[in-house]
Molecule: transfer RNA
Organism: Terfezia boudieri ATCC MYA-4762
Parts: sequence; structure tokens; C1' cells
RNA sequence: GCCUGGUUAGCUCAGUUGGCUAGAGCGUGUGGCUUUUAUCUGAGUAUGAUGAAAACCUCAAAGUCACGGGUUCGAACCCCGUAUCAGGCU
Repeated sequence: GCCUGGUUAGCUCAGUUGGCUAGAGCGUGUGGCUUUUAUCUGAGUAUGAUGAAAACCUCAAAGUCACGGGUUCGAACCCCGUAUCAGGCU
């Protein structure tokens, strides 16, 4: 220098022969419930108060679909350029 593939939520990824409202899992946050636990109360393994942790459930937030431009009535999806990552060729 050339070729191919990737770039979508904090992370891992799906989604395109152009139109459905841009999604899933994990994570994060809110609430609920159960259990465990610490401190206090108390005669107390009771009761009650406050805090913490874990499993489960509900709800929610979070996106310039890498960037710029073009085509189109309409682009995450098609075209051009750029950036970046990975692989290959010379």
C1' cells in the first nucleotide's frame, strides 16, 4: 500500500433482500416479599425499632445504531469518504 470482516445501552450481543415504537441477557437503580444477620429495646432464642446481606418478583433508567456526507417519501440496514479494532496479502 491492497483485500476482508467488525463498530447497536455500562458489558456481551441480536436485529437489514429499507417502513413495525430500536431489542435480549448480564449489570445498575426503585419497590415488594422471604430468609439470614448486626446493633438497640427487653427478664428474654419473645416482641418491637433501625441497619446490612442474599435468592426471587415488579417497575425504571440508560442509545448521535463509530463519525461525516449522499440516495430515498422514508436509512441501524443501500452508496461514498473518514476513524478505529481484528485477520489476510504484498